RNA sequence: GCGGGGCGCCCCUAGGGUUCCGCUGCCGCUGACCGGCAGGCCUGGUCCGAGAGGGGAGGCGGUGCUGCGGCACCGCUCCACGGCGGGACAAAAGCCCGGGAGGC
Numbered sequence: 001g002c003g004g005g006g007c008g009c010c011c012c013u014a015g016g017g018u019u020c021c022g023c024u025g026c027c028g029c030u031g032a033c034c035g036g037c038a039g040g041c042c043u044g045g046u047c048c049g050a051g052a053g054g055g056g057a058g059g060c061g062g063u064g065c066u067g068c069g070g071c072a073c074c075g076c077u078c079c080a081c082g083g084c085g086g087g088a089c090a091a092a093a094g095c096c097c098g099g100g101a102g103g104c
Base pairs, nucleotide, nucleotide: 009056010055011054012053015048016047020045021044022042023039024038025037026036027035028034058077059076060075061074062073063072064071065070079099081102085097086096087095
């Protein structure tokens, strides 16, 4: 310098806000139902959600068996400090910019 392969997917959690639900307050109206306004410094449900968090399927290797289609079991699936600022969705975030800038 050239070429090839892997770094992928799904679920969950840490976390996140407030579109909807719920909850709370005020009002319509004395009460219920219903409705309006406000509140995320309201635990929550829906929702977003990790490169450096968890799990799964899958993949690779091995052993044994086999009716030769495959089955069971074991192992591996590595390493990883990290701003400011900007972006999207209703909004925010460990999401995206980003295994970035930078550092060692």